Source information:
Model confidence (mean pLDDT): 77 of 100. A computed fold for a 376-nucleotide RNA from a Planctomycetota bacterium, annotated as Bacterial RNase P class A. The organism belongs to Planctomycetota, within Bacteria. The sequence is in RNAcentral, with records from ENA.

Formats: sequence, structure tokens, C1' cells
RNA sequence: GGAGAGGCGCGGACGAUCGCUCGAUCGGCUCCCCUCACCGGGAUCCGGCCGGGGGAAAGUCCGAACUCCCCAGGGCAGGGUGGUGGGCAACGCCCACCGUCCGCGAGGACAGGGAAAGUGCCACAGAAAACAAACCGCCUGCGCUCACGCGUGGGUAAGGGUGAAACGGCGAGGUAAGAGCUCACCGCGGAGAUGGCGACAUCUCCGGCACGGCAAACCCCACCCGGAGAAAGACCGAAUAGGAGAGGAGGCGCGGCCCGCGCCGUUCGACUCUCGGGUAGGUCGUUCGAGCGCCCCCGUGAGGGGGCGCCCAGUUCAAUGGUCGUCGCAGCGCGCAAGCGCUGAACAGAAUUCGGCUUACAGCGCCUCUCCCGAC
Repeated sequence: GGAGAGGCGCGGACGAUCGCUCGAUCGGCUCCCCUCACCGGGAUCCGGCCGGGGGAAAGUCCGAACUCCCCAGGGCAGGGUGGUGGGCAACGCCCACCGUCCGCGAGGACAGGGAAAGUGCCACAGAAAACAAACCGCCUGCGCUCACGCGUGGGUAAGGGUGAAACGGCGAGGUAAGAGCUCACCGCGGAGAUGGCGACAUCUCCGGCACGGCAAACCCCACCCGGAGAAAGACCGAAUAGGAGAGGAGGCGCGGCCCGCGCCGUUCGACUCUCGGGUAGGUCGUUCGAGCGCCCCCGUGAGGGGGCGCCCAGUUCAAUGGUCGUCGCAGCGCGCAAGCGCUGAACAGAAUUCGGCUUACAGCGCCUCUCCCGAC
């Protein structure tokens, strides 16, 4: 210098100005409570000042908190998970390790229990795709032929060919040619020893090839699993119209009073009072929490413990923004250069809350490691 591997952080900065929303604080108007009054307390609104307003806030895919409903116990069905050990409130998440495969390597991928319990499937090609099977080839008996060879019967899975995959691999012996037929090594299976908590690894002995692949095919095994979700749920609660109870012969209007007039009533009860359910609406749930930052200790790590500090959106017509300047970033143009000009800036918006996963993203920064090339 080039090519990579793994991980982390940020999501423009500062200032001016105009705005949104929430909280704290200060001040003011009005109203309410208390008081003889002052003081004090509270509510709405207005103003000043200070602080906050995405990493995913997305998908709603897992796991929980919380709330309501259901629930003796057991089984079936259904769904999920699936190496081992650990972390966690929990998980299908995370960490460490094991095994297989990929990569020269840093590292990466794995839905990673069981295929000698059963059933099923294995396209195309190929003779044959699983209680094996002779297409070419090889060996051989017989017949025919002068011969090359041809026909027919048998043996053979070593070689060729097909395929993603061909009934252990490779070498030697053996044989007519071959063949675990025999032997060594490897693989496979069984037993034992050693190491490890364990998955598993290494070694020794034995067996003698029986046993292809697929379980995100049915299935078997082990473990886990009630339902609905913030429109959950709790509380307050009008006006009007129903309902129940009590009183009830009067009630209401014509601006105050009297007279008068009108309307509604006295069995179908005007009018008054009380009670109860529901609706509109409101309050809570609602943001202090498995919280965030720094330091120390324990742990390989995920993480755990302790100390100190901090409060970090809380709306319901859905806030989290606009403009300008300077600087920074990227692109283009001009200029010998310093520099100047123009343009651009993503993905996305919380709606009860957390832990994860996945997905989207202009652009910027940092750390560790690997391989190659060059120079010293």
C1' cells in the first nucleotide's frame, strides 16, 4: 500500500429568531377554600426563565410485567422448542464450549434428538435408487467357424458409463476373473480405560461389513404451553328520556302585587322531593423503571454484586419543527494555489411498559485481528 474478518459509537455542531409539547420554578389576572381580617392552600389562563422531546419510535415475530376472564385432578388433541454447560424475571434471546461443513487465515454457517420402531419419498439420467441390480467390460463351459469372431449358459460389482447419491475407502494377498474371501490402516459397530460437570475427545481390545440419503415427510422421544389485551381495567358522572319510592290537588305563564284570561292536571296523577341503572364527558392506569451514567470488585464471557451521581417525550384535531448566519460533511464547477461559488443531507415518527430478534437508513468516526505485496 492492497484485500478482507469481527465489533462498537454517532445520527450534524454553535448562535440568532419565530413556533409546538411536557415538566420544574418565578410573577400576574380571575375564581374557589380557610379566616373578622392578614397569612396560607388550590384551579384555569397569560408571561418570564431553565430542562427534556428516535436509534430504530418500523415489523408486531418471540419472551415477560400489569389487568380482567377462566381454572379440582388426570388424559387426548393442537402448537412450539431440540448438541452440552451457563446467563437472565423469562425467552425461540445472549455467552462459553463440543461436533459437522466452508475459508490459506482472521473467522463464518448449522431447524445440531431419533433413519438397526414403523410407514413413506428419492426428479432427470441410469441396467439398477435399496429384502439390490449385469448396459459396456472382465473370466469361463458348450456349439458353430481354418481363423477373426458369433450364439448360448454361468461367474464377476475390480474397471467404464449415469447420477446429488451406486450397497464401506485404499493398498497388498488371493483368484479363471473377481469379491471382507483374507490381512494392515482408515471408516463403522460393541466393550473397556483415561481426561472432561457435560456435549465429547484420546487410547486399547473385539466383531467382520450387516447398517445410502431425507424427520422445516408422517412419526417416535424429551421438555414447555389456558384466553384476551390499554378500545386491558378501576373510579367519578351530567342534560334529556325511561324506571322505582314518597308527598300530592293543585301547578305554570301574562316582568312586582291584585283581579282576570290561558295551558297542564286531580281513575290514564300535573307538580315537588328522594333513589337507582345507563349514555355523553372526565380522572386514574400513564410513565421512577428487570431505569441511565461513572467507578470498584467477582466472572474466560453473557452477566452478577456494591458505591456515587442523575430524572431522561407523555400526547388524544397526536407535539418532537421552520427560517437565517458561521463551521463541519458529500458532490459538481472555477482557480497555478490559498480558496471561491452552486447544490444536497437518509430511514423514520412514539401512544401502557420492559427484554430480545428482524428489517430500513444519507453520511461520519473508532477499536481489535488476518492474508498478500513492497521497503528497511